[in-house]
RNA sequence: GGUGACAGUGGCGAAAGGGUGAGUAACGCGUGGGUAACCUGCCCUCAAGAUGGGGACAACCCGCCGAAAGGCGGGCUAAUACCGAAUGUGGUGUUCUGGGGCAUCCCGGGACUACUGAAGGCGGGGACUUCCGGUGCAAAUCGGAGGCCUGCCACUUGAGGAUGGGCCCGCGUCCUAUCAGCUAGUUGGUGAGGUAACGGCCCACCAAGGCAACGACGGGUAGCUGGUCUGAGAGGAUGGUCAGCCACACUGGGACUGAGACACUGCCCAGACUCCUACGGGAGGCUGCAGUCGAGGAUCAUUUGCAAUGGGCGCAAGCCUGACAAUGCGACGCUGCGUGGAGGAUGAAGGCCUUCGGGUUGUAAACUCCUGUCAGUCGGGAACAAUGGCCCUGUUUCGAACAAAGGCAGGGCGUGAUGGUACCGGCAGAGGAAGCCACGGCCAACUCUGUGCCAGCAGCCGCGGUAAUACAGAGGUGGCGAGCGUUGUUCGGAUUUACUGGGCGUAAAGGGCGCGUAGGCGGUCUUGCGUGUCGGUCGUGAAAUCCCACUGCCUAACGGUGGAACGGCGACCGAAACUGCAGGACUUGAGUGCAGGAAGGGAGAGCGGAAUUCACGGUGUAGCAGUGAAAUGCGUUGAUAUCGUGAAGAACACCGGUGGCGAAGGCGGCUCUCUGGAAUGCUACUGACGCUGAGGCACGAAAGCUGGGGGAGCAAACAGGAUUAGAUACCCUGGUAGUCCCAGCCCUAAACGGUGUGCACUUGGUGUGGGGAGAAUUGACCCUCUCCGUGCCGGAGCUAACGCGUUAAGUGCACCGCCUGGGGAGUACGGCCGCAAGGCUAAAACUCAAAGAAAUUGACGGGGGCCCGCACAAGCGGAGGAGCAUGUGGCUCAAUUCGAUGCAACGCGAAGAACCUUACCAAGGCUUGACAUGCAGCUGCACGUCCCGUGAAAGCGGGAUUCCUUCAAGGGUGCUGCACAGGUGCUGCAUGGCUGUCGUCAGUUCGUGCCGUGAGGUGUUGGGUUAGGUCCCGCAACGAACGCAACCCUUGUGUCUAGUUGCCACCGCAGGUGAUGAACCUGCGAGCACUCUAGACAGACUGCCUGUACAAGCAGGAGGAAGGUGGGGAUGACGUCAAGUCAGUAUGGCCCUUAUGCCUUGGGCUGCACACGUGCUACAAUGGCCGGUACAGAGGGACGCAAUACCGCGAGGUGGAGCAAAUCCUGAAAGCCGGCCUCAGUUCAGAUUGAAGGCUGCAACUCGCCUUCAUGAAGUUGGAUUCGCUAGUAAUGGCGCAUCAGCUACGGCGCCGUGAAUACGUUCCCGGGCCUUGUACACACCGCCCGUCACAUCAUGAAAGCCGUCUGCACCCGAAGUCACUGCGCGAACCCGCAAGGGAAGCAGGUGCCUAAGGUGUGGGUGGUGAUUGGGAUGAAGUCGUAACAAGGCA
Repeated sequence: GGUGACAGUGGCGAAAGGGUGAGUAACGCGUGGGUAACCUGCCCUCAAGAUGGGGACAACCCGCCGAAAGGCGGGCUAAUACCGAAUGUGGUGUUCUGGGGCAUCCCGGGACUACUGAAGGCGGGGACUUCCGGUGCAAAUCGGAGGCCUGCCACUUGAGGAUGGGCCCGCGUCCUAUCAGCUAGUUGGUGAGGUAACGGCCCACCAAGGCAACGACGGGUAGCUGGUCUGAGAGGAUGGUCAGCCACACUGGGACUGAGACACUGCCCAGACUCCUACGGGAGGCUGCAGUCGAGGAUCAUUUGCAAUGGGCGCAAGCCUGACAAUGCGACGCUGCGUGGAGGAUGAAGGCCUUCGGGUUGUAAACUCCUGUCAGUCGGGAACAAUGGCCCUGUUUCGAACAAAGGCAGGGCGUGAUGGUACCGGCAGAGGAAGCCACGGCCAACUCUGUGCCAGCAGCCGCGGUAAUACAGAGGUGGCGAGCGUUGUUCGGAUUUACUGGGCGUAAAGGGCGCGUAGGCGGUCUUGCGUGUCGGUCGUGAAAUCCCACUGCCUAACGGUGGAACGGCGACCGAAACUGCAGGACUUGAGUGCAGGAAGGGAGAGCGGAAUUCACGGUGUAGCAGUGAAAUGCGUUGAUAUCGUGAAGAACACCGGUGGCGAAGGCGGCUCUCUGGAAUGCUACUGACGCUGAGGCACGAAAGCUGGGGGAGCAAACAGGAUUAGAUACCCUGGUAGUCCCAGCCCUAAACGGUGUGCACUUGGUGUGGGGAGAAUUGACCCUCUCCGUGCCGGAGCUAACGCGUUAAGUGCACCGCCUGGGGAGUACGGCCGCAAGGCUAAAACUCAAAGAAAUUGACGGGGGCCCGCACAAGCGGAGGAGCAUGUGGCUCAAUUCGAUGCAACGCGAAGAACCUUACCAAGGCUUGACAUGCAGCUGCACGUCCCGUGAAAGCGGGAUUCCUUCAAGGGUGCUGCACAGGUGCUGCAUGGCUGUCGUCAGUUCGUGCCGUGAGGUGUUGGGUUAGGUCCCGCAACGAACGCAACCCUUGUGUCUAGUUGCCACCGCAGGUGAUGAACCUGCGAGCACUCUAGACAGACUGCCUGUACAAGCAGGAGGAAGGUGGGGAUGACGUCAAGUCAGUAUGGCCCUUAUGCCUUGGGCUGCACACGUGCUACAAUGGCCGGUACAGAGGGACGCAAUACCGCGAGGUGGAGCAAAUCCUGAAAGCCGGCCUCAGUUCAGAUUGAAGGCUGCAACUCGCCUUCAUGAAGUUGGAUUCGCUAGUAAUGGCGCAUCAGCUACGGCGCCGUGAAUACGUUCCCGGGCCUUGUACACACCGCCCGUCACAUCAUGAAAGCCGUCUGCACCCGAAGUCACUGCGCGAACCCGCAAGGGAAGCAGGUGCCUAAGGUGUGGGUGGUGAUUGGGAUGAAGUCGUAACAAGGCA
């Protein structure tokens, strides 16, 4: 001397960049301004300068203390560190002056003197010169360092610029008034201080101000913006990334340094926390980048690099940079691409569905031919890099310089984290690459299975209780696709907070009413100004974003360039119609004046009669009063009634009236006094004086409250009587507050026209109150016009409709109040008011999918009108009591099979339960089955018949006998096996069909038209009439359909036809009786007149007459067999009852399959303390018994009906003529005649029981019917209640038939005989029809629905208190620190001094003010919790009542 590392001094930076959003509702932010009240390091420009000195302190060395952190003492030293001095271009101060402005003031010029500054470093240079060193004797020469010249960087003073900042102002910037008053440095002034700078920023003194409904103060929440999301926009929501600003850096306080900080990775203090410690003391601050832990539903790598961009320092090289650039992770978002393309039908297989045919998955797959993205592999391989720097060349500037330095141009060297990445090429192969959600509606996409109000789904409506397109699975389908769904959030839809763009009669919503403050709005003309307004120009509106154009990455996402836009704010110029402001004028708005009228307007005083009650007296006697009916009550102590007299209080009949007055509440006998308002008319005056009206003030029914009076009647509470299941009600008898007056409160109401006030405009009609005018009149009335008030009806228009409609709910303007789903709730808390009662203001949690308005159609009403029906009434006969029969319930049972259940189940299914039936029970059996069809196989002849064993039978076991035809096989049959049969098992709430019922009631609908927004209406309502929606008339309806009626059957009259089995008048014959007669009977022939039979036809239609009526029709009459649908039947509209029936049959689904099927025997369906329904027989004399005697119709009959005859008391038996039927069979009874019985448990009644019989049947024990004899029960006309019937009906008498072996039949279906009474009438009960009305019902009154109580759950209020948090006030203590004072200790630089020393600046220390944290006390706000307590909400089936909806049974 060089290099490297580290420390120190010094300079600059560290105030940037990066993070976060705690705080902040603020000049914090945004936007536009101001600063004449300011600062600005580094950077640029300009001007001037940079002279000459001094003393220290780190590092370093030595010593010491401490565990450490760190510290102390002594000594040496440099500077661009530090300090004096010089220099003053300037700057500052004072003063003079010019110009300007915006009040303070600003800009420039002059003078005076006072104050005020500096530092060097790195290069280059050649003459001259100085010093040092080398060579040299010297001259000289070489080297170095200066002077000197020069370049660059730094330095000082000043001026200007640029940039960045400070401060100030206008405007904008969330919720809450259940925060309404806040404020003491508070507001201002003077002075001083402080700051870069203005300022109560701070201090002293003075004054008493300042802010606030345009929201102060308080509370809550929040960083603000460009923007982002949404929306057509206006808006609404939001502020993550990026960008601007602000704030913060563990929490709180503080200053220092600096150009800049009160400073994220600086300092001091206090506090909390963590760590170290030798216990003495120390250290720390990831909201920098990564990373860890915790919390959480949840958010990444302790990566690479300074290559680029940017920043700091540096002359530069360069260093630093978790800024940044990159990569990684995450489908978190946006974007691009792939998972293949084309062909391919026997429409394969499989899956799923199926009507079993098929359909679908589906060209989908397979298969054939292709392609090659991504991924894979092999190879090639970028851009971002160009500066700076160094070297070379050229040129230029400075300069004396061809030196150095700088600028420009060219060339060279060299720099890549991502990364061997992007990209390109080769290779191979369809190969490795699809899911998620949905499929009831909204909403695009449907079936099967499972499940069975379970499991579950669900955004809303809502699905699921045995056929679920809604759950779960599957197939299929739809949607989207490397995604798809869900959740959360925001806007939209939502004109559902309505500025654009809503409302308030009844849906939520007009203040109870007026006066009036602030505010909002405001007539005509004119002048000025120019606030709003309009036009133009300029500035700003950062960039990014959005939009448009172009463009770069293969495209896109993404990016670049340019434009537009940024709706705003500011400045200047201009306009003056409208608005505003200022001035002037006007009269129509408003007000004043005058005149005559109207009125229950208000206040006070006085007066009056009627009524009521009471008192006294008279007359008078037994009741009065009251009610649905009664009772309580009053009355013989004399009521009520009546007469007279008196007292008291309250209210004012008639007039009286959708008439009057008042702002509303409200006001009613008459008179007087005081007083308010309105209308009309006249036009004299004022000259916009007006309208509305947040707050405010006044008034404000009734009830209620305080004090004092008064108190007749009425009358809460209360008492009694009734009613009632109860009756704390309705009704009755009493009765106190109160009602009345004075004084004072209360302040509510369905305070309603449910309709705010004012002004203007917009067709009419008709009443009524007040005023005026006209015409007319003697005067009026009437009439016409007009103003004001008050009603009704209606046009346009409006309205969801109803309705409103010049008194608007129409059309407009102005202003106020109010509404925003129902409940919670007009409640809680808070506040204000009140004596109290309470009022005003006024939420939330939670909960529901509605609450509501108007209108429509029904249904219903203890609403109305009209009408009908054996509905009532008027009658006749029954039921309910008895016995028996029969059905049902219940009970019982092994089983008592099942079904039917108000009317409309109960003598019903059943028109025949001993076995069978039979479905039930017990027992014994069968298993392709008792029955049908098909297939396969087998054998054989069967099937059948006979026999044996066992058995209750069925059955099981065994034996015997036995095929046909053709032989391919078929027929029949049996066995085995497979398909299948079978089920009276379930579901009538899966169904068909059939039936019942309303109801044989008169209704129910449609087409077109018309009306209505619509539901819907009209037609079909209305006036008449009818049995009838029957007919007529009318009518915005005109027509039509299903019903009604008629057509059908039967019956009643007649005619014709027909004449056997019917008939027998006339005629004939035969027989019988008789007398051989007459007559009668029987039979035959003949006949068809009559009866009858059974076919056709006629007849009745209000056709005729009278009356009435518009007509339809009605009433009466004639004729007629029949008269007003002649009687009866069949016939049952649209529909209702999830009515009945799966057990008559049919049938979907489900279930059973050696049984839930089938067979058999026996039992049961018949069981019996009881209850009900339907009947029969009776209770007797209108009867019973005995004898005699007369008259039907409709039916049935061959496995049948059966005569004559005989037997039996009889049931019946024997027997069998006749009859497949107008031929044969099948006694009618009541009735009539005569007799007996004589009112009784009987000569009534016949149950029950005993005995003997008969019949059917395989069989009458359980369990049949009949006969005879005997027995002889209850019952003497039936409570409440209830049924049928209006004429050949009821009542009563018998006869027949079906089912069936027989019968429980007294039931059912028919037939004929005898044969009534009554209907005034529609008030009432029941049912029904039409119109109308109300409705909170629509499952439709068997509806709906309210409150207490009980239980469960939830949220919430109160509450003795308890615990947090925020905060006010008073006081105590008071760190660090600034400032002030002090500073006796310390004190190098400067001054004096020779020096010692002194002075000065300064420092430590001390004191004081302020003050963080802390403490004490006392208030306030807010949150949590709290025994107990209050109400609230919700919850399939709890209790008590019945409040409301209808006249809701008391409006």